[in-house]
Molecule: Bacterial RNase P class A
Organism: Thermomonas sp.
RNA sequence: GGAGUCGGCCAGACAGUCGCGUCAUCACACAUGCAAAUGUGCGAUGCCGAGGAAAGUCCGGGCUCCACAGGGCACGGUGCCAGGUAAUGCCUGGGCGGCGCGAGCCGACGGAAAGUGCAACAGAAAGAUACCGCCGAUGACUCUUCGGAGAACAGGCAAGGGUGAAAUGGUGCGGUAAGAGCGCACCGCGAGCCUGGCAACAGGCCGGCACGGCAAACCCCACCGGGAGCAAGACCGAAUAGGGACCCCAUGACGUUGCCCGCGUCAGGUCCGGGUAGGUUGCUUGAGCGUAUCGGUGACGAUGCGCCUAGAGGAAUGACUGUCCACGACAGGACCCGGCUUAUCGGCCGACUCCGCCA
Numbered sequence: 001g002g003a004g005u006c007g008g009c010c011a012g013a014c015a016g017u018c019g020c021g022u023c024a025u026c027a028c029a030c031a032u033g034c035a036a037a038u039g040u041g042c043g044a045u046g047c048c049g050a051g052g053a054a055a056g057u058c059c060g061g062g063c064u065c066c067a068c069a070g071g072g073c074a075c076g077g078u079g080c081c082a083g084g085u086a087a088u089g090c091c092u093g094g095g096c097g098g099c100g101c102g103a104g105c106c107g108a109c110g111g112a113a114a115g116u117g118c119a120a121c122a123g124a125a126a127g128a129u130a131c132c133g134c135c136g137a138u139g140a141c142u143c144u145u146c147g148g149a150g151a152a153c154a155g156g157c158a159a160g161g162g163u164g165a166a167a168u169g170g171u172g173c174g175g176u177a178a179g180a181g182c183g184c185a186c187c188g189c190g191a192g193c194c195u196g197g198c199a200a201c202a203g204g205c206c207g208g209c210a211c212g213g214c215a216a217a218c219c220c221c222a223c224c225g226g227g228a229g230c231a232a233g234a235c236c237g238a239a240u241a242g243g244g245a246c247c248c249c250a251u252g253a254c255g256u257u258g259c260c261c262g263c264g265u266c267a268g269g270u271c272c273g274g275g276u277a278g279g280u281u282g283c284u285u286g287a288g289c290g291u292a293u294c295g296g297u298g299a300c301g302a303u304g305c306g307c308c309u310a311g312a313g314g315a316a317u318g319a320c321u322g323u324c325c326a327c328g329a330c331a332g333g334a335c336c337c338g339g340c341u342u343a344u345c346g347g348c349c350g351a352c353u354c355c356g357c358c359a
Stems, first nucleotide, its partner, number of pairs: 001355010012324007020049002023046004028041005051330001055341002058339005063229004075225005080094005095109001096107004110220002115218002117214002131161002133157003138154002141150003169187006188209001189207002192205005233281004243272005251267006288307008325328001
């Protein structure tokens, strides 16, 4: 100098003018009220005013209501091991496998000696098989020069050919009638033993080696899981309609044979409770942020100090001007956090790897 890997950070900057939202203080107007005050509207001043993803709503929690003695079945999820955490399917460290020269990256990565099932086409056979082929030592058969020869038998083999994604450990040497873990070496495998490790697992020894693959097929094993969600929920609460209790004190209607009294029913009067509209709350101080020290390989934890950083409620955070630059991406809260995933113009910092050159 070039090419890369990993981690962290920023998200145009500054100034001015005008504007928007919550809150606080003040002023004015109106309403209620004796007043204090409260509410509404408008104005001034002051503080604060979106994100790294506020997004998708895919996981995990807090919070709230409902359900719930305990255990089991079913169903769903997770799935190498250990740790972190409020919790997780997240994160950290480790193991194993794959990729890369490397820094590093990727991984549905438990179990196929419990059982059931599946494997299109091709192929003899996809679980126990022989199409082509090899042999025919042995026993028959035929021939014989009696040494043997033949392959049309019984039978043996699975080395070679062929099919397939996959064919019953692989390569080599020996061995054999031909073959074969039949024997040996190396690799592979293992349900055995030893050692190291909390463990996943690794190393060594031993065993010729035991019917291969698929569990994102059923299944088995281990662990986890009650449901609904801030339109959750809590409080206040009209008008109208309807409900309950009491009363006939005032009035009316009807019934009680026609009239009066009395009684009853209804309307009515007084009181009560539920619900609706509406209002208030839940609402932002929180598993919070920053910093320092300590513990830990790390995720993370402990302690001290400092800070307050939207809380509206049909929804505010914008516009213009000037200067500068590398010319500015994706995009906006709506109960709150921790993750994951997806979108994203550019730029900065740190650690590391490989290649080339110079000294």